[in-house]
RNA sequence: AGAGUUUGAUCCUGGCUCAGAACGAACGCUGGCGGCGUGGAUUAGGCAUGCAAGUCGAACGGGAUCCUAUCGCUUCAAUCUUUCGAGAGAGAAGCUUUAGGUGAGAGUGGCGAACUGGUGAGGAACGCGUGGGCAACUUGCCCUUGAGUUCGGGAUAGCCUUCCGAAAGGAGGGGUAAUACCGGAUGUGGUCAUCCUUCGCAUGAAGGAUUAUCCAAAGGUGGGGAUCUUCGGACCUACUGCUCAAGGAUGGGCCCGCGUAUUAUCAGCUUGUUGGUGGGGUAACGGCUCACCAAGGCUUUGACGAUUAGCUGGUCUGAGAGGAUGGUCAGCCACACUGGGACUGAGACACUGCCCAGACUCCUACGGGAGGCUGCAGUCGAGAAUCAUUCACAAUGCGCGAAAGCGUGAUGAUGCGACGUCGCGUGGAGGAUGAAGGCUUUCGGGUCGUAAACUCCUGUCAUGGGGGAACAAGGGUCUUGCUGUUAAUACCAGUGGGAUUUGAUGGUACCUCAAGAGGAAGCCACGGCUAACUCUGUGCCAGCAGCCGCGGUAAUACAGAGGUGGCGAGCGUUGUUCGGAUUUACUGGGCGUAAAGGGUGCGUAGGCGGCCAUGUGUGUCGGGUGUGAAAUCUCACUGCUCAACGGUGAAACGGCAUCCGAAACUGCGUGGCUAGAGUACUGGAGAGGAGAGCGGAAUUCUUGGUGUAGCGGUGAAAUGCGUUGAUAUCAAGAAGAACACCGGUGGCGAAGGCGGCUCUCUGGACAGAUACUGACGCUGAGGCACGAAAGCUGGGGGAGCGAACAGGAUUAGAUACCCUGGUAGUCCCAGCCGUAAACGUUGUGCACUUGGUGUGGGGACCGUUGUCGUCUCCGUGCCGGAGCUAACGCGUUAAGUGCACCGCCUGGGGAGUACGGCCGCAAGGCUAAAACUCAAAGGAAUUGACGGGGGCCCGCACAAGCGGUGGAGCAUGUGGCUUAAUUCGAUGCAACGCGAAGAACCUUACCUGGGCUUGACAUGGUACUGCACGCCCUCCGAAAGGGGGGAAGCCUUCGAGGGUGUACCACAGGUGCUGCAUGGCUGUCGUCAGCUCGUGCCGUGAGGUGUUGGGUUAAGUCCCGCAACGAGCGCAACCCUUGUGGUUAGUUGCUAACAGGGUCGAAAGAUCGCUGAGAACUCUAACCAGACUGCCUGUGACAAGCAGGAGGAAGGUGGGGAUGACGUCAAGUCAGUAUGGUCCUUAUGUCCAGGGCUGCACACGUGCUACAAUGGUCGGUACAGAAGGAUGCUAAACCGCGAGGUGGAGCAAAUCCCCAAAACCGGCCCCAGUUCGGUUCGAAGUCUGCAACUCGACUUCGUGAAGCCGGAAUCGCUAGUAAAGGCGUAUCAGCUACGACGCCUUGAAUACGUUCCCGGGCCUUGUACACACCGCCCGUCACAUCACGAAAGCCGAUUGCACCCGAAGUCGCCGGGCCAACCCUUU
Repeated sequence: AGAGUUUGAUCCUGGCUCAGAACGAACGCUGGCGGCGUGGAUUAGGCAUGCAAGUCGAACGGGAUCCUAUCGCUUCAAUCUUUCGAGAGAGAAGCUUUAGGUGAGAGUGGCGAACUGGUGAGGAACGCGUGGGCAACUUGCCCUUGAGUUCGGGAUAGCCUUCCGAAAGGAGGGGUAAUACCGGAUGUGGUCAUCCUUCGCAUGAAGGAUUAUCCAAAGGUGGGGAUCUUCGGACCUACUGCUCAAGGAUGGGCCCGCGUAUUAUCAGCUUGUUGGUGGGGUAACGGCUCACCAAGGCUUUGACGAUUAGCUGGUCUGAGAGGAUGGUCAGCCACACUGGGACUGAGACACUGCCCAGACUCCUACGGGAGGCUGCAGUCGAGAAUCAUUCACAAUGCGCGAAAGCGUGAUGAUGCGACGUCGCGUGGAGGAUGAAGGCUUUCGGGUCGUAAACUCCUGUCAUGGGGGAACAAGGGUCUUGCUGUUAAUACCAGUGGGAUUUGAUGGUACCUCAAGAGGAAGCCACGGCUAACUCUGUGCCAGCAGCCGCGGUAAUACAGAGGUGGCGAGCGUUGUUCGGAUUUACUGGGCGUAAAGGGUGCGUAGGCGGCCAUGUGUGUCGGGUGUGAAAUCUCACUGCUCAACGGUGAAACGGCAUCCGAAACUGCGUGGCUAGAGUACUGGAGAGGAGAGCGGAAUUCUUGGUGUAGCGGUGAAAUGCGUUGAUAUCAAGAAGAACACCGGUGGCGAAGGCGGCUCUCUGGACAGAUACUGACGCUGAGGCACGAAAGCUGGGGGAGCGAACAGGAUUAGAUACCCUGGUAGUCCCAGCCGUAAACGUUGUGCACUUGGUGUGGGGACCGUUGUCGUCUCCGUGCCGGAGCUAACGCGUUAAGUGCACCGCCUGGGGAGUACGGCCGCAAGGCUAAAACUCAAAGGAAUUGACGGGGGCCCGCACAAGCGGUGGAGCAUGUGGCUUAAUUCGAUGCAACGCGAAGAACCUUACCUGGGCUUGACAUGGUACUGCACGCCCUCCGAAAGGGGGGAAGCCUUCGAGGGUGUACCACAGGUGCUGCAUGGCUGUCGUCAGCUCGUGCCGUGAGGUGUUGGGUUAAGUCCCGCAACGAGCGCAACCCUUGUGGUUAGUUGCUAACAGGGUCGAAAGAUCGCUGAGAACUCUAACCAGACUGCCUGUGACAAGCAGGAGGAAGGUGGGGAUGACGUCAAGUCAGUAUGGUCCUUAUGUCCAGGGCUGCACACGUGCUACAAUGGUCGGUACAGAAGGAUGCUAAACCGCGAGGUGGAGCAAAUCCCCAAAACCGGCCCCAGUUCGGUUCGAAGUCUGCAACUCGACUUCGUGAAGCCGGAAUCGCUAGUAAAGGCGUAUCAGCUACGACGCCUUGAAUACGUUCCCGGGCCUUGUACACACCGCCCGUCACAUCACGAAAGCCGAUUGCACCCGAAGUCGCCGGGCCAACCCUUU
């Protein structure tokens, strides 16, 4: 720092998406250790259990228990005495009395319980933040100072007792204490009133004086010499407590400036409301509250309402500005089951207090009671989701206490969770037969990979053993000093020394020893973005996917594997925030066409504003002071081994407040100026506006005249009008509407808009020259006015035109276009509507910035007085420079360069729609969303393609002709049907007499049946066998094949080699699939004239130019021009053939001249190249010549060329052939061959027999034969070319009606063989289903072949069908062509050939021309097409699903107004009752 994605490609606009960082996270896979942090974000949902606020006996009464002592009693009893009956009896136990000690539980009293801890429901607020104010306040405990602490009194808990109740709890009686409660005294002082002084900021504040009013208290503990004593104490002293007052500190209360979310589809709100007076209330100001008075107060600087939200320091992100956020920590606020309320108190309207109401839960004897985890743990629920019912008060802090101490789920610790972050480890070095194994492979190898094994080391963490901290300071007790207090060496307080004692974490951190590489690696990705590639499986299936998009048989995108990349005790996914996104643009965007200028003006608020001087000091600038809590961030140093984490310090905290200063700019005040703006005057221009009047043309209607059969209308018609007289024409009249020509990118107006003429009224602009005012200006949210057409209301009017409607046409239909009619409307008056592509798709104003050329209005200059020229101001056009723009384009009339103000935009669709509001009579208008959905939608330009767009041109493309097809019969191919099979392929042109140049078997791929399994065929290996394979005989069989028997028995260097067979293994084989995996070949556009490249130039770019243009050509053929210059593949030419001539050659071909011969003939003569001979001619086959617009005339641009002519066998490419550019159709072919992949392997291979490919209601293509007289038939008589021939062609001759047979001469062929028909000559037929036509069938034959049944061809005889020239439609052909006639060849035993490929014979007609049909080429134009018009695409309907709106009604929540009932409680009032301490009285 960017990237992907709209297109065939491009530039732009614009959205979507990704890469980064972060988190109180969750989920998936995985998981070694430690440090530091962090952990209920959802249901402010409900909660079992335990704990979370107590403490003080130095305030008080009392006192269980225990101990000691003691009086008494009972029992037991060592021991002693004994009269043996018994007695005494230390002592023990129990009970009891008293005294002392101890001091539990409960109570009175004091302090605390208002802190700490939790949560974020509510709240948009002085709640919070920041800075100020209180002269309007308060503050327990603490500190300082002053003064005091006196005399009395009566109660009441606890306790005892009686009673009620299930319980909770309560009632009565009796007795008792205080630092509890009450009364009196005193008053340093405080308070109230009056006065004075000083000060201030208005109310006022501080200090002083005066007499008068009112107001206090409590004790406790230690010690003690004298004196007194009732022996308790008084008294003294110390400490502590208490009371009054002042000050301080700390905490709190109230007020104010500024800042603090969204919504106008919330625009008006308010009656205690706003203010005053007075009363009340509070610690205190205040409508805080009440009575009365006034009618105010707030609001576009957003009141009121709605929605959402705890605020901040900070946190995350970002370059910053910003944006998002407020968990942990810290400050503030709010809340404590929900709602209300007060009490106590210094402090609460009180988290673990009280009262009431409600919901919920629990107990109950049913009468009544109890409770509040948003404290710490924990539980249920809901949820994707968040921990231990742990230890300790050792430390830090807090409450109480004189203190010891007690309490403390605050806190300190540990535990759980990879939730985050930081650190460490899972080993290090060497080690190539590059092991095995995996994967892959072109089979050679490559890779995992020094990786492993192996060798040598190390010892972190974990494990075991041993040692072992810091956090501890204090406080108490004992002892020993000093100082203070005091009468005091007591006590007490302070301060030293010594001794002793206190650790939850924890035997933890840390140190050390031992052993041993031993216990410790995964996750995600690998098509592009984005680092990382192969194999297999799958086959639009399964699946992936953040975006684009992958998957339909060769998937680097799915799944697995190997490999690779990234991170690493984690890795991915999901969610959210910021970033990227300059995609809300303050920094830092736009509005002609991409989204976006309001339809236009006037104007309010607001914003902005000319020149000079002066004052002020609002903004602004400089400096000082205060504040900006700590933590956080940054920097420096430093402590844990490092780091995270922590400590100390600095800096910073962009802010706010205040004081001093400056005066350029801005604001404000004052004074002036004229350049902005305006007023007055003169002048001309104009469809500017309103009203009234007038005019002619046209149309229609009415009346009359003339006149007769049509008119009208259309592409063509019809409806319509017309003999009751139309149309046409003449005259007169009536009516309404609109104003030809002039007329013009001319004029005017703010826009909408304005057009005959005249008059009246009236607005604005412009020009000119002076005078005046003195910034009076620009813009303009709301607002007001105007605002085409259509439409609406009421009243007129209504000629023409004319929605709707009717009829006629058109059409598949025609609710249209066309025609005939025709109502609203169009017109006028009055009033609504308020919208348009209301457009220059360009808001208004001002200023500046090169030009050219028109046009409208005005003025100046005069050098020619002109239809002149020059200058100037205003308006309106065109072309263009710089500049701008994505491009197109704009360009002094800016879309250039700036300033001011307004309006508007933020992806497409949904939608300018719904809902709400406002306006409207209605129609509707204005304002204006969301759900859902898409990965685009779009602008400009480029190349193609396309157009029932344009221009130019070509082709048997049409036209002009000739002959066909389509009808018949037959042949052949195809479809369909049928079938066991009718093998497969080809399917518009460009499949269909095509592959097939030849299916009876074979072919053959198909079907049925029978066989074989290393195979019908190839190569290799191993083993064996014996010799070959084979041959002969025989059995089964349809054959193939199988079984049996037999004869002979290979070469050889004897190694068993070669060959052969058998068995086995590798493999063979496949016309099985994929022509959409391919090669090769082919078809087609099309023998059309095109298709490109290099360099240069133009364009941001795709791309253009060249290749376009003017001519010309069959041609991108050539010429000229040109920012192009050249080049390549195509065109043409070179090649073959044919047409003319020449040269050479002369057999098997030729025979003119010469000679000879044969045959026929009487001869004449004819004939035969037969012979000699010839080389003339024909011919054969090689070479050459010839034709090039070369020559002439004309034309054309002096060109290319074109037209005509000459010569020539041939003339403008002479005719024909071969030759097919870049590419298109995923065109055809895996069945010709080749070939990747895939499938079958006793079968999808292979062999055999038979059948089928020939099957037949039908449809189509291609042909043959015909329908006849230009013919048929019979007879006669001619003339070719090319090709073929040995399993061949076959002569003569003979036989047969014939197919053919017999025969065999000749010929491997210019030698021999095969060879024409139409034509021509003559006869017959005489227009008919025939002497046309020959199908079909019957009979008899011939030939080929192993074999003609399915299923061959041919011959003869007989039979004699359809058919009399063919509907719509359609094909070929432009000259040796069409048409007609026959001949040959390949394939082949034969043949379905009427096919295909060739050959010659006879031999035409027509082309005006390019409008139209088809195909093509070039240029241009439009495009929303690019799979490219067989494109794209719109709407309804049907079905399903989703989302949003509406819906009679029903339910819930929130809320306004009115009214009713009303708990607890506070204040007041009224009434009643109780009452010790105080007062009065004796009632």